[in-house]
Molecule: c-di-GMP-I-GGC riboswitch aptamer
Organism: Desulfobacterales bacterium
RNA sequence: AUAGAAAAGGGCAAACCACUUGAAAGGGUGGGGCGCAAAGCCACUGGUCGCUGCUUGCGCACAAGCGUGCAAUGGGUGACGGCAGGGCUGCCUAUU
Repeated sequence: AUAGAAAAGGGCAAACCACUUGAAAGGGUGGGGCGCAAAGCCACUGGUCGCUGCUUGCGCACAAGCGUGCAAUGGGUGACGGCAGGGCUGCCUAUU
């Protein structure tokens, strides 16, 4: 540097359950163990999810203003790294 077939010491921990936290998406702790060679770290790009009449469209309602349901390749804000890319770091083994 490249790779992960086999091995050793180990590591992490999906669904689900309990408790807890948050308006929600989600988060934390414990149990659990489907999986994982970066399932270690970083929300930088994309994506997904929550919230938001802030904007636009359609509908409802309305004298107007105000309001309200749904949607968006829109804006704002939050979340997800066990979604893809990117950045940083690292154990063992094999080969060079």